[in-house]
The RNA shown here (small-subunit ribosomal RNA) has 1493 nucleotides and comes from a metagenome. Its mean pLDDT, the model's own confidence on a scale to 100, is 83.

RNA sequence: AGGACUAACGCUGGCGGCGUGUCUUAGACAUGCAAGUCGAACGGGUCUUGGUUGGUUCGCAAGAAUCAGCCAAGAUUAGUGGCGCACGGGUGAGUAAUAGACAGGUAAUCUGCCCUGAAGUGGGGCAUAAUCCGUCGAAAGGCGGACUAAUACCCCAUACGAUUCUGUAGACACAAGUCUAUGGAAUGAAAGGUGUGCCGCAAGGUAUACCUCUUUAGGAUGAGCUUCUCUCCUAUCAGCUUGUUGGUAGGGUAAUGGCCUACCAAGGCUAAAAACGGGUAGGGGGUGUGAGAGCAUGACCCCCCACACGGGGACUGAGAUACGGCCCCGACUCCUACGGGAGGCAGCAGUCUAGAAAUUUGCGCAAUGGGCGCAAGCCUGACGCAGCGACGCCGCGUGAGGGAUGAAGUCCUUCGGGAUGUAAACCUCUGUUAGGAGGGACGAUGUCUCGCCGCUUAUCACGGUGGGAUGACGGUACCUUCAGAGAAAGCCACGGCUAACUCCGUGCCAGCAGCCGCGGUAAUACGGAGGUGGCAAGCGUUGUCCGGAAUCACUGGGUGUAAAGGGUGUGUAGGCGGUCCAAUAAGUUGAAUGUGAAAUCCCCCAACUCAAUUGAGGAACGGCAUUCAAUACUGUUGGGCUAGAGGACGGGAGAGGAGAGUAGAACUUGCGGUGUAGCGGUAGAAUGCGUAGAUAUCGCAAGGAACGCCGAUGGCGAAGGCAGCUCUCUGGAACGCUCCUGACGCUGAGACACGAAAGCUGGGGGAGCAAACAGGAUUAGAUACCCUGGUAGUCCCAGCCCUAAACGAUGUGCACUAGGUGUUGCCCGUACGGGCAGUGCCGCAGUUAACAUGUUAAGUGCACCACCUGGGGAGUACGCUCGCAAGGGUGAAACUCAAAGGAAUUGACGGGGACCCGCACAAGCGGUGGAGGAUGUGGUUCAAUUCGAGGCUACGCGAAGAACCUUACCUGGGCUUGACAUGCUGGUGGUACAGAACCGAAAGGUAACGGACCCCGCCUUUGGUGGGGAGCCAGCACAGGUGUUGCAUGGCUGUCGUCAGCUCGUGCCGUGAGGUGUUGGGUUAAGUCCCGCAACGAGCGCAACCCCUGCUCUUAGUUGCCAGCCUCCCUUAAAAGAGACGCACUCUAAGAGGACUGCCAGUGAUGAACUGGAGGAAGGUGGGGAUGACGUCAAGUCAUCAUGGCCUUUAUGCCCAGGGCUACACACGUCCUACAGUGCUCGGUACAACGGGAAGCAAUUCCGCAAGGAGGAGCAAAUCCUUCAAAGCCGAGCAUGGUUCGGAUCGCAGGCUGCAAUUCGCCUGCGUGAAGCCGGAAUCGCUAGUAAUCGCAGAUCAGCAUGCUGCGGUGAAUAUGUUCCCGGGUCUUGUACACACCGCCCGUCAAGCCAUGGGAGUCCGUAAUGCCCGAAGUCCCAGCAUUAGCUGGGCCUAAGGCAGGAUGGAUGACUGGGGCUAAGUCGUAACAAGGUA
Repeated sequence: AGGACUAACGCUGGCGGCGUGUCUUAGACAUGCAAGUCGAACGGGUCUUGGUUGGUUCGCAAGAAUCAGCCAAGAUUAGUGGCGCACGGGUGAGUAAUAGACAGGUAAUCUGCCCUGAAGUGGGGCAUAAUCCGUCGAAAGGCGGACUAAUACCCCAUACGAUUCUGUAGACACAAGUCUAUGGAAUGAAAGGUGUGCCGCAAGGUAUACCUCUUUAGGAUGAGCUUCUCUCCUAUCAGCUUGUUGGUAGGGUAAUGGCCUACCAAGGCUAAAAACGGGUAGGGGGUGUGAGAGCAUGACCCCCCACACGGGGACUGAGAUACGGCCCCGACUCCUACGGGAGGCAGCAGUCUAGAAAUUUGCGCAAUGGGCGCAAGCCUGACGCAGCGACGCCGCGUGAGGGAUGAAGUCCUUCGGGAUGUAAACCUCUGUUAGGAGGGACGAUGUCUCGCCGCUUAUCACGGUGGGAUGACGGUACCUUCAGAGAAAGCCACGGCUAACUCCGUGCCAGCAGCCGCGGUAAUACGGAGGUGGCAAGCGUUGUCCGGAAUCACUGGGUGUAAAGGGUGUGUAGGCGGUCCAAUAAGUUGAAUGUGAAAUCCCCCAACUCAAUUGAGGAACGGCAUUCAAUACUGUUGGGCUAGAGGACGGGAGAGGAGAGUAGAACUUGCGGUGUAGCGGUAGAAUGCGUAGAUAUCGCAAGGAACGCCGAUGGCGAAGGCAGCUCUCUGGAACGCUCCUGACGCUGAGACACGAAAGCUGGGGGAGCAAACAGGAUUAGAUACCCUGGUAGUCCCAGCCCUAAACGAUGUGCACUAGGUGUUGCCCGUACGGGCAGUGCCGCAGUUAACAUGUUAAGUGCACCACCUGGGGAGUACGCUCGCAAGGGUGAAACUCAAAGGAAUUGACGGGGACCCGCACAAGCGGUGGAGGAUGUGGUUCAAUUCGAGGCUACGCGAAGAACCUUACCUGGGCUUGACAUGCUGGUGGUACAGAACCGAAAGGUAACGGACCCCGCCUUUGGUGGGGAGCCAGCACAGGUGUUGCAUGGCUGUCGUCAGCUCGUGCCGUGAGGUGUUGGGUUAAGUCCCGCAACGAGCGCAACCCCUGCUCUUAGUUGCCAGCCUCCCUUAAAAGAGACGCACUCUAAGAGGACUGCCAGUGAUGAACUGGAGGAAGGUGGGGAUGACGUCAAGUCAUCAUGGCCUUUAUGCCCAGGGCUACACACGUCCUACAGUGCUCGGUACAACGGGAAGCAAUUCCGCAAGGAGGAGCAAAUCCUUCAAAGCCGAGCAUGGUUCGGAUCGCAGGCUGCAAUUCGCCUGCGUGAAGCCGGAAUCGCUAGUAAUCGCAGAUCAGCAUGCUGCGGUGAAUAUGUUCCCGGGUCUUGUACACACCGCCCGUCAAGCCAUGGGAGUCCGUAAUGCCCGAAGUCCCAGCAUUAGCUGGGCCUAAGGCAGGAUGGAUGACUGGGGCUAAGUCGUAACAAGGUA
C1' cells in the first nucleotide's frame, strides 16, 4: 500500500433515493408546544331551542316583542368523582457490581386494565367541593360562615369460594415444607349508569341488553427477590472486616434475608482462582477489521440498567421512592409593595456558552401506536412527513456516431519535427436529468356516517350490502408532451515505496517531506506551465480503530554471541507423573429436549425501472442447562507389580568440608663475625640506602605469610571454590554383586541455606605485597604508565555485607539419535579387547542468521521453573523493603533518536606478524641549503603589473624565445551587420575600384580628378537601351567574446608505476555479500615458469614482435674510402700532394645471420630454475628507446582545439597610439659562475658526433684590438658552408694572497638586429674590481660508458639562451647487506575505520533550549475517620381532640461545622543529574599490541 468512520479542515460542487446529524459543557436557558380524557358517575354554571306561568310595552283585536320564574332537550365545562399521568420520549453523570449477559430457582412473592370459570350486587347513614356571603395578602395563595350531589366516604346484613386459628386422612418432597379431601371457630363485599320494551298522570317501577361494581379460582402480561458462571487496568494496593460472620427472639416487607433491633458465640474474606484499596468505564444484541484466532469499539436500531438542577425523604397508587407530582436542605435564576413568593428543556423546536465540529422556534394526527371514552371524538413534538448539511451509502447525468498525415493556440524540440489530438471546428443524431405545459396514483379492502338485509322478543352491538365523507406529504411519485447539446467537472498525484515526465523559475534561499530523503546554477523531489496517471460530484489532508505486525507468538516467537537462564542448592504450595486389574462417571464423547428475543451477518425469493433500502422464508447464533447413553484416555477410589526412585553389603579414588598439630625453603628484621666503597634502580637516570661501615658473605635468633618439585588438556565439590605434611570428625559421587521397599518420582513461585574479591564492626596479628599518600623521573602538562618509600588492607577469631565477565555468557530432570581418538576412577581379565561413570579433542546426520554446536547438543521430544520484547533516558527517580554504613532488592515516566546490535564479507589501516622488491637505506661520488648573478613563484606595489599551474605530481612550468607585434592587461582616441561567415529584402553606372589633398599620434573621418567587369534580350557600325549577376550602400537575421562554469563535458596529459597486477566464462562452495580460479611448495625482473590443488580455460597487463646500438656476412659503391697498382707534380731519393684504375678496408644503407639456458658439471623433486664453466663480438632481459592493464586523485586544461548551459551585444566585440606583463623592504624553488694550484693565465699542438643551411649557411682575401664590416667562391648539400671542437697533450708563468682566484657593479667608447633598443635586447674594447676562502638545521642525483667533467649542434628566432632538446670527448668510486627511513607487492591477523587513521571517538567546562527528580513551603481537590449541630420525613412514645388530626419528645439522617491524619494535583527561592543543539575550550580514555592489552 487496504478497510472503516456520528468525523473535522482545504479546494470544488448538477440531480435524485435511502439513511444520518452536540463525540466538547449531566453547562445555563427566553418563548411556544410535548398528558390528558370521561356530562353514558355527580351537583352546579353558561348558551341555544321548546313548553309553561306571571309581568311590561305595542296593538281595536288576533297577535308580536321583551323581562322574570319553572320544566324539558341540546351544546358547553370550572369543580367533585373515575381512569391515565410508573407508558411513550431524553441522557449516560454515577455504577467494576445493588449492574449486565447466559442458564436456573422462587415449596420465599405481587400483578390495575385484559381473558376464562364460580358466586353476588340487600338495607341504611354522615359529610364535602363547586356555589353564595364575609375576610387577609402586592402576588402566589389562603381563612371563616352557610347550602348541596354522586360509581366520593362510612355502617349493618349476606358469603363457607378468601384470610387467620385449630382437628382428621392421604399424596408429594432429601429437607424447610407443599398439595388434596373433610370438620370447627373468628374476620371480611358491593354502585350504579345508559338504551329500549312494558306499567304509571307524574315521580318512578319492572324486564332485558350493554358498560361498570363486589368476592373468589385460574390464565396471560408485567414486576420483585435469589443462585452458578463470565465481564477493563494496577501488587510501586497484602492484608481486610465489628452488623462484621453465624445463631435465638422480635420488627419490617408482596416476599427471603443483619434488611433492622436486642442478646449470645467469635467468626468471615484473602496468597495468585488477587481479598481490601486505587484508576477508568453504563452493560448486552451487535459494529469495524481480520483467513481465522483475535484486537478495537458500544453512534443510529433493539433489550436491560441508572439518572432527571446537586443531595435527602416519604405520600398516593396494582405499579414510583415518580423527567413535565409533593416536602426539606443547598447552589443558581426570576418576580416583589421587601412582608414573601416562583422555577428546573439529559421531551420537540430554539438561544447563549464551550468547541475543529452537528439542523426548522416547520406541517399533520391522513397512516402506525398510545391515554380516556359505549361511542362520536378529544389529546399525542410518540409517530408520519417536509426543511437544512455531499455527513455517509446507492443510482443517474454532464452527450452519442462520424470527422485531418492532424486547424489555431499552448508545450517540447536533435529545428527535421513531436505532443495536446478525433480532442475541437464541422456534419448527422439522441433527449436521461434540470426547465415549461398537461394528466395523475398506491398509501383508505380502513374509519365515520346515512339507508337496507341478517342476527335479537326488541334496541345496541356484530355480519353483509349500497350511497356519502375522510391524505400532512402534495404544485408528490409516475405518465405524456414541448424546446434544445442547449444549464451541469473537479480534486490529488507524477524521485523510490507507487500508476504517472518534460520545460522554465529558484540556487542549502524560498520551500517540500508518511519513511528514505530533495534544494549549495543544468532539481522528473521546491514554485509555475505543458503533458501524464488515479479517483470522480467529489478529491485530498488531519484524527481514531483494525490490518499488514509471527512486532506479546492460544492458533503462532524466543533466551551460547543479536534483548533474554535466576550466582548455587535444599525444599513448601502448585504443575506434571511408570505398569496391571476392578469400580465410578467429574473431565471427555454421542443423542435428545429446552433455551440462545427481534433486528444485524449469510443463502434464497420478492417490492420500489436497478441499486442503496425494504419485506418474507431458511440457515446460523460457535453458548448454557436438563435427561439418557458410552467408558478408550485423564481424574477419583480400591487391590497388585518392579523396569523409575531409594536402602543394605563390598573393595577402591579424590587440593570435598571442619578442627588441632607440625616441617623445610625463601623473605625481612635483630645480634655477632669477615670486609670496603659503593649499593640499589632504570631505556637512561634520580629520589633512597651507605665511612655512625651499607651492598656482598658467614653464624645465631625472632616473626608472619605462602606452600617449589610432584602438577597434568589431572582430581573433588551444587556453585563460590579447594594444593606442604600428620591426626580426629564429617558430606557426596562412581564401580561390583546379590537382596530388600514398592512409584516413595521430576520440577519448583514464595521460603530457607550457601555465596569470590572489595568493604564494614569489635578484638588480635602484621614478614612480604600494597589502594591512599610522599618523593624522584618522563612530559607541553603527567594528580598516570617507570623508580624509591609507604598506611589501610591482605592473615586469624566473632558478626555483617550478598554483589561479579558469580561465564560453558548455554536452568533442572528423563528418553532417543554415526563414529574416531586421548585421559581419570572402578570392574571383567590379557585381546592390538571390553563394560560403567566422569573429563578433553576431532567429527556424520541434524540444528544455526552465521560463527559454530554435534551422546558433556545449541539435534529430536516430554515435564516444570526463570527471563526477553528498538536504542538512550536508566538499573536512574519516587514508593516499599533489607543493611551499622557503603549500598542491595523491586523498579518507572517525561523527553529524545532512526537507529542501537549480532555474525560474516570485501577493502583500507595498525607505533600487528611473515616473505619480497626499488639509488629506499647502507657503502660511495658529486651537489643544493651560505655568496654574486640568471630565471620562475609568493608577497607587496601599481592605472595595469593579463591569465592559468599549487605537496610528491606548481615554481628555467603553459612560454621552442613579452622592445612594437605577440597581448589576452591599463590609459586615451575611434567603429557599430561590425576585423571574419552565411542568407534574405530594398537601392545603386559616375556604381565597384582607385584615391591626390586636409584634420589627426595612429586608427579613423571628410573627400577632388580618374573610372570599370560578366550573362541575356532589343535596336544594332562605334554605340545605345532594358533585365539579371558580382561589387557596394541601407536594413533584417546574425557575427564576435582569451567573458563564466575543467564540479556539466569531449579530447589530451600528469601521478601511483613499467609497479605486477586487474578481470571474465563455465563449474564448484556459501541463504547471501562473496569465495574458489589468482591461495599453497619452489622459482623469476615479472600472476615468469614448474609442481600441487574443485577447478578447467580465457582476456587486459609481463615477456616477445618494432627502432637505435654492439659482431659477422651478402648486395651496392657517389658526393664516401685509398691497402695495393699505374700516371702526374716535386725531385737524387724519400716524404707529402694530385689524377686514373679499384671497392680490399673504413664508412654509408638495404637485407641476412647470430644468443636459445642451445652445450657441460653441480644443486634442485628426474621439474621449473639456480650456480659455475666452455665456446663466442655478445650469456642468461647484452645495453638503450618506444610501448603505461583495471583503476585512483570530482588531479590538470573551457587560455591549443572542440563543446552543453549561463552572461554580453554602440560592448565583456573590433581598430589604433602609448604604457604594462621587465615594478621591489622581502621569502622560496630551479640553475649559472665561483671561492682556486687535480687551479688560473699565455704560447704551441691533437682527436668528434648529432645536426642546420636559399629573405639561408657563407669560404679564400682585405679592414678593424675586438664585436664586426667590405666582399662574395661554393652549396638546395656523405660534395660547399656552419666547423678552429673543448677538456687533453707539450712548454712557460703564477706559490696561498681576497691573489695573475672570482667576476658582480659602475663609467667611457663602440658593434649588430630592427620602423624603433628610453622604459626594455645582445655583443665588443678599455677602465672599475663587490660578495665569496667550500657553506647551519636540513636536503637532492647517481650502480657503468653511469656519476663527474668538457665542449658542439639544433628548435624557437629580425635580434635576444646560464633555459630546453640532442650530440659526442675524457671517464671513476662503491654495494658487507636489508636492522632502520620512504614507496610498493603477496599472504596472514585485529578493527568500534568504509569520505576508509588527515579515520573514528570519550569526558569535564562554556552557551542556548527542553522535559524531569529533590525542595522551606504555599494553594486546590478526593475518599474516609472521630466529635458537634441537625431540616424534611418514616417509625416509636406521651398528651390533646377523639372524625380527619394537632402538639411535644425520641431514634436514624441530608447539608453544615471542628480536628488530626491519608491520598492526588498545581505551584516554589534554590538545587541534582538527564536529553538535544554544522563548524567553542581542554586534553586524548576507547577502537590496531590504540601506543600502559